[in-house]
Context: one part of a larger RNA
């Protein structure tokens, strides 16, 4: 020194577990906030740092319920208390709820500082002390209200004159129920959330096109406004050739039709099969009544009235019942938030335990699942079926309220949404790049018609057809899931699985936006090793002794490799 071997040691791999996680199905919910949120800051316990609760009423307080034997969270120990006069715990309505925060009297370097008013309480009188209001915005009412402009006697300037130009005092007009300001009242709209789904606005580039510029990527990321439990569209100036007959969503039509430096690519619709169905209101015209004033208008309010096969209105007739409601009150019932009850096993040997194994039964509408000292239908908790609510909520059969609901007929007088519609001209969006580009929106100019009107059927004309713009509502079918209940996985099993199984968005890091770990397992039971020894009376170790086991001794299940020893044997 190298090989073998057998025993130690270190180190965690493996095996097994599973309190967390992921994913998906059903149903709920789908919001919280100025009555102060979300999220923090700082207190509260006999003993208390943290976490969990909670708020100077501070691990809590009051009722109505449930439950029924032990309780003061994590948490164990003492000490003190509480409970069959029902505690602790659950579960519903209430009650306190400090200080930041939208944060809102003003400030501010969040968790402090410092006004005014106004009440109360105190003093001698100040001071102090406590209580209330005092934010931006909108909206209504009431007040108060210009400067500028406009006319204007006189007057300057020019002219020969007429005139023209300016500037202009009292006064007077418009814009005017002006802008601007204050004061009440009331709204409750700011913020936070999942920023998941929705609408609008504003809007790239990496890319592809094998380069790149029209084009793609895409109206996408991202930023911005706004809203709901869905939004959004939606009751045809539709579609497009048979005729259909609001809107959305799915399948198919179809990778068609077509669009494209006809490149790369983008990519309908109609129709048909489904889901799901629901229509409806003003505006005018007329009529009434009322107010304002500039005396013939305008405004307001109630009636009428709402559509294309044209409708209304005005005249004339004939109906006062039917039938419906998406608004609002009550509600039988049924759900939600706490619960009750709930069948059937016993030996025996084995072992530290029996649930395994023998023997002999038992209940099932419960043999899902979970603990129990090895593997339990009958030990325990549960589980099927069934039972149950003093409170609040939801959802509703059904009643009431309110509210909507007709025909026919002449005549052709009046009504049927104007800076609209259109056109030009520049865009923009329609699958369609400008193209033979219709429809459709938007900016700038111009700028109609009024039913014998007016649009559209892919330049455009003609016939034929279709609809009725230029106000407004509208459920369902669809879209998503931050919560919550109940369930599920040929998901994960601790270098996986959320980043986090554990006090983790913590430690740490970074001025900061922001980055971001590591860590799981004694035993059935602490029975967690009294006592005695070595020793620094440390650590560790030896004995006792609990345990089946202590090489299960807290640095705790199994404990592989590397790595380091230690004996023995064989080479050199």
């Nucleotide at each position: 020194g190298g090989c073998a071997c057998a025993c130690a040691g270190u180190g965690a791999a493996u095996g097994c577990c599973u309190u967390g996680g992921u994913g998906c199905u059903a149903a709920c919910a789908g919001g919280c906030g100025a009555u102060g949120a979300a999220g923090g800051g700082c207190g509260c316990g006999a003993u208390c740092a943290g976490c969990u609760g909670c708020g100077a009423a501070a691990a809590g307080c009051u009722u109505c319920g449930g439950g029924g034997a032990g309780u003061g969270g994590u948490u164990a120990a003492u000490a003190c208390a509480c409970u069959u006069u029902g505690a602790u715990c659950c579960g519903g309505a209430g009650a306190u709820u400090c200080c930041c925060g939208a944060a809102u009297g003003g400030g501010g370097u969040a968790a402090c500082c410092u006004a005014a008013u106004g009440g109360u309480g105190g003093u001698a009188a100040u001071a102090c002390a406590u209580c209330a209001u005092u934010g931006u915005u909108c909206u209504u009412u009431u007040c108060u209200g210009a400067a500028g402009c406009c006319c204007g006697a006189c007057c300057a300037u020019u002219g020969a004159a007429a005139g023209a130009u300016g500037a202009g005092a009292a006064g007077g007009g418009a814009a005017g129920u002006u802008a601007g300001g204050a004061a009440a009242a009331g709204a409750u709209a700011c913020g936070c959330g999942a920023u998941a789904c929705c609408c609008g606005g504003u809007g790239a580039a990496g890319u592809g096109a094998a380069a790149c510029a029209u084009c793609u990527c895409a109206g996408u990321a991202a930023c911005c406004g706004g809203a709901g439990g869905a939004a959004a569209a939606g009751a045809a100036a539709g579609a497009g050739a048979a005729u259909c007959g609001a809107u959305u969503c799915c399948g198919u039509c179809a990778g068609u039709a077509g669009u494209g430096g006809c490149g790369a690519g983008c990519g309908a619709a109609a129709g048909c099969g489904g889901a799901a169905u629901a229509g409806c209101c003003c505006a005018a015209a007329c009529c009434a009544g009322a107010a304002g004033c500039u005396u013939g208008c305008u405004u307001c309010u109630g009636g009428g009235g709402u559509u294309g096969u044209a409708g209304g209105a005005c005249c004339c007739c004939g109906a006062c019942g039917u039938g419906g409601g998406a608004u609002c009150u009550c509600a039988a019932u049924g759900g939600a938030u706490a619960g009750g009850a709930g069948a059937a096993g016993g030996a025996a040997a084995u072992g530290g335990a029996a649930a395994g194994u023998u023997c002999c039964g038992a209940c099932a509408u419960a043999g899902a699942g979970g603990g129990u000292g090895a593997c339990a239908u009958c030990c325990c908790c549960g589980u099927a079926a069934c039972c149950g609510a003093a409170a609040u909520c939801c959802a509703a059969c059904g009643a009431g309220a309110c509210c909507c609901u007709a025909g026919g007929g002449a005549g052709u007088u009046c009504c049927u949404g104007a800076g609209u519609a259109a056109u030009a001209c520049g865009g923009c969006a329609c699958a369609c790049g400008u193209g033979a580009a219709a429809c459709g929106c938007c900016g700038u100019a111009u700028g109609a018609a009024u039913c014998u009107g007016c649009g559209c059927g892919g330049a455009c004309c003609a016939c034929c057809g279709c609809g009725u713009a230029a106000g407004g509502c509208u459920a369902a079918a669809u879209a998503c899931u931050a919560g919550u209940u109940a369930g599920c996985g040929a998901c994960c099993g601790a270098u996986a699985g959320u980043g986090a199984a554990c006090c983790a968005g913590u430690a740490c890091c970074g001025u900061g936006a922001g980055g971001g770990a590591a860590a799981g397992g004694u035993g059935a039971a602490a029975a967690g090793a009294a006592c005695c020894g070595c020793u620094g009376u440390g650590a560790g170790c030896g004995g006792a002794g609990u345990g089946a086991a202590a090489u299960a001794g807290a640095a705790c299940c199994u404990g592989a490799a590397a790595c380091c020893g230690u004996g023995u044997g064989c080479c050199u």